[in-house]
Context: one part of a larger RNA
Molecule: small-subunit ribosomal RNA, central domain
Organism: uncultured prokaryote
RNA sequence: UUGGGUUUAAAGGGUGUGUAGGCGGAAUUUUAAGUCAGUGGUGAAAUCUCACAGCUCAACUGUGAAACUGCCAUUGAUACUGAAAUUCUUGAGUAUAGUUGAGGUAGGCGGAAUGUGUAAUGUAGCGGUGAAAUGCUUAGAUAUUACACAGAACACCGAUUGCGAAGGCAGCUUACUAACCUAUUACUGACGCUGAUGCACGAAAGCGUGGGGAGCGAACAGGAUUAGAUACCCUGGUAGUCCACGCCGUAAACGAUGAUUACUCGUUGUUGGCGAUAUAUUGUCAGCGACUGAGCGAAAGCAUUAAGUACUCGACCUGGGGAGUACGUUCGCAAGAAUGAAACUC
Numbered sequence: 001u002u003g004g005g006u007u008u009a010a011a012g013g014g015u016g017u018g019u020a021g022g023c024g025g026a027a028u029u030u031u032a033a034g035u036c037a038g039u040g041g042u043g044a045a046a047u048c049u050c051a052c053a054g055c056u057c058a059a060c061u062g063u064g065a066a067a068c069u070g071c072c073a074u075u076g077a078u079a080c081u082g083a084a085a086u087u088c089u090u091g092a093g094u095a096u097a098g099u100u101g102a103g104g105u106a107g108g109c110g111g112a113a114u115g116u117g118u119a120a121u122g123u124a125g126c127g128g129u130g131a132a133a134u135g136c137u138u139a140g141a142u143a144u145u146a147c148a149c150a151g152a153a154c155a156c157c158g159a160u161u162g163c164g165a166a167g168g169c170a171g172c173u174u175a176c177u178a179a180c181c182u183a184u185u186a187c188u189g190a191c192g193c194u195g196a197u198g199c200a201c202g203a204a205a206g207c208g209u210g211g212g213g214a215g216c217g218a219a220c221a222g223g224a225u226u227a228g229a230u231a232c233c234c235u236g237g238u239a240g241u242c243c244a245c246g247c248c249g250u251a252a253a254c255g256a257u258g259a260u261u262a263c264u265c266g267u268u269g270u271u272g273g274c275g276a277u278a279u280a281u282u283g284u285c286a287g288c289g290a291c292u293g294a295g296c297g298a299a300a301g302c303a304u305u306a307a308g309u310a311c312u313c314g315a316c317c318u319g320g321g322g323a324g325u326a327c328g329u330u331c332g333c334a335a336g337a338a339u340g341a342a343a344c345u346c
Base pairs, nucleotide, nucleotide: 003318004317005316006315007300008299014201015200016199017198021194022193023192025088026087027086028085029084030083031082033081034080035077036076037075038074039073040072041071042070049065050064051063052062053061054060091191092188093187094186095184096183097182098181100179103177104176105175106174107173108172109171110154114150115149116148117147118146119145120144121143125136126135162169163168206247207246208245209244210243211242215241216240220236221235222234223233258313259312261310262309263308266291267290268289269288270287271286272285273284274283275282276281295302296301319346320345321344328339329338330337331336
């Protein structure tokens, strides 16, 4: 390379958008580029293959044939692909009506809890643990009450619930804004699928500037434990966690399962629509779950939300270590990220 693979053995890009490219619904006509057939030319010789012959054999050599799987020209065929034209409605989209939801951004408001301050009541402890101690406290703590302030998070509802491309999203409310879904089948008429490079988004931690700082809490300090204890436990506590703007671009970014489409037994629950109803039920569309067949799978298991049966496109893998390292390059303020070997070794 071919092939075979990618839930768990190596391997699915974190997610979307989309350029090039690849692939692409139904019908008719034309063309004849691909495709197929015939004919002609060419495809040097040697080599290769086959047959025969010459050196005593063989290697070697000679003669002939075949082959040179290709290219060009020309004459035809027209199913498929392409190109051109016309048409269609099932794919895709639009319109109208309606629903749904923690989808997003910005603002406002709320109560519980916590902490602090002030005032009051009140007196000797509080706190913490396996047990203690560090710590706080007669300068009046802890506890209780009232008021005030601050920051962060939103109990119950709450759920195998819902929404979002993913990351993710949860108090209430307002404004702006995006989207799915359902019904009608009115309109456009293949406008589609995938998607290298690119662009955008992307948890937490971290970084820069300026704010904020209640609780929690890396680092750090102390007390314990212990043979030791740079830990687990306790008392404190800085960065951080929060906000605005700008970077970073990674995660077990997981369903460890790429996207689209079509097909393939059933049972049951649930969310959002739309119907039919005898109000008992029941059909259908789109999701979210559980179970179980055929089939698949090394098995575990998957099983209409496939890991089944197939098509298309793209990503990735090819023994372990060395190594996601070195070097180079690009990006970054840095941390580092991306790309990514070899020697050697088993």